[in-house]
RNA sequence: UCCGUACAAGGGCAAACCGGGAGAAAUCCCGGGACGCAAAGCCAACGGACCUUACCUCUUCAGAGGAAGGUGGCCGGGUUGCCGCA
Numbered sequence: 001u002c003c004g005u006a007c008a009a010g011g012g013c014a015a016a017c018c019g020g021g022a023g024a025a026a027u028c029c030c031g032g033g034a035c036g037c038a039a040a041g042c043c044a045a046c047g048g049a050c051c052u053u054a055c056c057u058c059u060u061c062a063g064a065g066g067a068a069g070g071u072g073g074c075c076g077g078g079u080u081g082c083c084g085c086a
Base pairs, nucleotide, nucleotide: 012037013036017032018031019030020029021028022027035073041079042078043077046076047075048074049071050070051069055066056065057064058063
């Protein structure tokens, strides 16, 4: 230095739900709140998966298909990073 990992300290983030706001929706933002998290920091213009359909296309007018919209707290990958025993 790299990989794996126990205890402890100082801290960090914040699911559901509630209030307010943005949005067509998914969802996001702010405040409250903690289910959990050692990357639950960042990247969706790295790949896959999943959600949504304003808009577009098709249409037998019933509907169907499609992200350029989203989820990094779905997974892999990339990148940065705190403490620290055997």